[in-house]
RNA sequence: UGAUCGAAAUGGCAACCCUUCCGAAAGGAUGGGGCGCAAAGCCAAAGGGUCUAAAGCUCUUUUAAGAGUCAUGACAGCCUGGCAGCCGAA
Repeated sequence: UGAUCGAAAUGGCAACCCUUCCGAAAGGAUGGGGCGCAAAGCCAAAGGGUCUAAAGCUCUUUUAAGAGUCAUGACAGCCUGGCAGCCGAA
């Protein structure tokens, strides 16, 4: 110095709830609090998985609706994987 690893320290992020905004929704952004996290940093065009169902299609039908199907939508705090990163005890 590097890898593995994760004691300590400096810090970092922010579950969920509430405010405001966007969205059909899932969800995202924003401000506050702080569940937790050694990557809870990035990649959804690396592979799975999960969530939603607007539009489309199909069916029903009391003509106004309902049901089914389906990502091109979403989730990196679901898993695997890739890339890069702070510190330095055993």

This is a predicted structure of a 90-nucleotide RNA (c-di-GMP-I riboswitch aptamer) from a Syntrophomonadaceae bacterium. Rfam family: c-di-GMP-I riboswitch aptamer. Rfam's curators write: GEMM was predicted in a large-scale screen for bacterial structured RNA regulatory elements. It was read from a public genome assembly, where an Rfam model found it. The source organism's lineage runs through Bacteria, Bacillati, Bacillota, Clostridia and Syntrophomonadaceae.